Overview:
This is a predicted structure of a 112-nucleotide RNA (SAM riboswitch aptamer (S box leader)) from Paenibacillus sp. FJAT-29882.
[in-house]
RNA sequence: CUCUUAUCAAGAGAGGCGGAGGGAUGUGCCCGAUGAAGCCCGGCAACCGGCAAAGCUAAUGCUUUGAAAAGGUGCCAAUUCACGCAAAGCUGAUUGCUUUGGGAGAUGAGAG
Repeated sequence: CUCUUAUCAAGAGAGGCGGAGGGAUGUGCCCGAUGAAGCCCGGCAACCGGCAAAGCUAAUGCUUUGAAAAGGUGCCAAUUCACGCAAAGCUGAUUGCUUUGGGAGAUGAGAG
């Protein structure tokens, strides 16, 4: 980097350093010197791993549930901030609104 798969409506500091930017992309709309990014500490969650129980399998093993979280990640403004493509419905029409699907993106796990 590519592919497969699961999840994305919840949750998370009035701390220290740091100094102007940040929210993937376009548009919009926001956040930011009552201090952005980043780093540290802190926290949240529980995807993987580990643990326990149950079920299935000839067996390797697989599935489900549960508790913990000092292991490997991840995350800590706004629904993945909204929309961006398609369909359906609502609206007298434009605008706009709602729902569903798709695309893109993020993260975990597996494969190349």
It matches the Rfam family "SAM riboswitch aptamer (S box leader)". Its family is annotated with regulation of gene expression in the Gene Ontology. From the family's description: The SAM riboswitch is found upstream of a number of genes which code for proteins involved in methionine or cysteine biosynthesis in Gram-positive bacteria.